[in-house]
């Protein structure tokens, strides 16, 4: 210097001027039940994010029993951790990719049972004989050897009925690989290495696993197809929920302490008195719940690490389901293009996604233009 792979920041700063909203203040205008309450102006504090987003996980926090049992449904699946939990992280294991750095993996179970498996193909699941290849038997030859001759051996082609799963060919998958040995040709038939099962055997790890011995020889794929094993999960959700005020008129009808009705999709349990349809009437207001936390930022200790601890030090949205933009100007950090030998100067563009509404901890997703750092690999040069 090129290229690559990991993580980490930041999300533009200052000032002027318009503007929008909470909240205090003053003014001036209405109202009043005399506490106040509305409007408009002015002044002053103070007002998004890494993602506030999607609402896909997991908690908290409110009611329903202090959330109870039993089905039925859902979730999750290598081992140890971390955390309030999680389908999130961190570390190692095993399997694949990569020359490395690293990265990929919805990673239990297919000797419990059920099913699937297009196309090709002879066969596709208690597997098959197309081509080949290899003996037998038959008939044919204008062949070839040997016989005087009848005919013997041979060799080739062909037709029967066998043997063979090494070879070839199809497929995503052909019932272990690879040499040998065997044999008519072959074959775990039988031998050594490999791979893959299996073991009350040894040895290491906490553990997934690993390593070594020893078996007999070979068992196919598929669970994001049913199931099957072990773990988790009871519902609604801030318009939860609870305070206070205010308004008005009740009439007919069912079902109910022999249980109406509520609680979950059923049953049980439980709780216990109104509930439910029709007509008709009325309000639709203020307050808490709300934001100071499983908070963050640094230090130092304990862990590889995710994190836990202790010290210290900071945290000005909170709504009506509505506000937090705009323009100018200096500068920042990038690009383009011009000039310059360089440093630089000038001019022009663009500074993105997107945007609270009960709080968090998480996974995706989006994202202009960048910046910092470890490593790894290829080169050069000393």
């Nucleotide at each position: 210097u090129g290229g690559g792979u990991c993580g980490g920041c930041a999300a533009g700063a200052c000032g002027g001027u318009c503007g929008c909203g909470u909240c205090g203040g003053c003014a001036c205008g209405g109202g009043u039940c005399c506490g106040c309450c509305c409007g408009u102006g002015c002044c002053g504090c103070c007002g998004a994010g890494g993602a506030a987003c999607g609402u896909c996980c997991g908690g908290g926090c409110u009611c329903c029993a202090c959330a109870g049992a039993g089905c039925a449904g859902g979730g999750c699946g290598g081992u140890g951790g971390g955390u309030a939990a999680c389908a999130c992280c961190c570390a190692c294991c095993c399997g694949g990719g990569g020359u490395g750095a690293c990265c990929c993996g919805c990673g239990a179970g297919a000797c419990a049972g059920u099913g699937c498996a297009a196309c090709a193909g002879a066969g596709a699941g208690c597997a098959g004989a197309c081509c080949g290849c290899c003996a037998c038997g038959g008939u044919c030859g204008u062949c070839g050897c040997c016989g005087c001759g009848a005919g013997g051996c041979g060799c080739g082609a062909c037709c029967g009925g066998g043997g063979u799963a090494a070879g070839g060919g199809u497929g995503a998958a052909a019932c272990g690989g690879u040499g040998g040995u065997g044999u008519a040709a072959g074959a775990g038939a039988c031998c050594a290495c490999c791979a893959g099962c299996g073991g009350u055997u040894c040895g290491g790890g906490u553990g997934a696993c690993c390593g070594a011995c020893c078996g007999g020889c070979u068992a196919g794929g598929u669970a994001a197809a049913c199931c099957u094993c072990g773990c988790c999960c009871g519902g609604a959700g801030c318009a939860a929920g609870g305070u206070c005020a205010g308004a008005c008129a009740g009439a007919g009808g069912g079902c109910g302490u022999c249980g109406a009705g509520g609680u979950u999709g059923c049953u049980c349990g439980c709780c216990g008195a109104g509930u439910c349809c029709u007509c008709g009437g009325g309000u639709a207001g203020a307050c808490c719940g709300c934001u100071g936390g499983a908070g963050a930022g640094c230090u130092g200790c304990g862990g590889c690490a995710a994190c836990g601890u202790a010290g210290u030090u900071c945290c000005g949205a909170g709504a009506g389901a509505g506000a937090u933009g705009g323009c100018c100007g200096u500068c920042c950090a990038c690009g383009g293009u011009g000039c310059g030998a360089g440093a630089g100067c000038a001019u022009c563009g663009a500074g993105a996604c997107a945007g609270a509404a009960c709080c968090c901890g998480g996974c995706g997703u989006a994202g202009c233009a960048g910046c910092c750092g470890g490593c790894c690999c290829a080169u050069u040069c000393g």
Predicted 3D model of a 382-nucleotide RNA (Bacterial RNase P class A) from Frigoribacterium sp. CFBP9030. Its Rfam family is "Bacterial RNase P class A". Rfam classes the family as a ribozyme.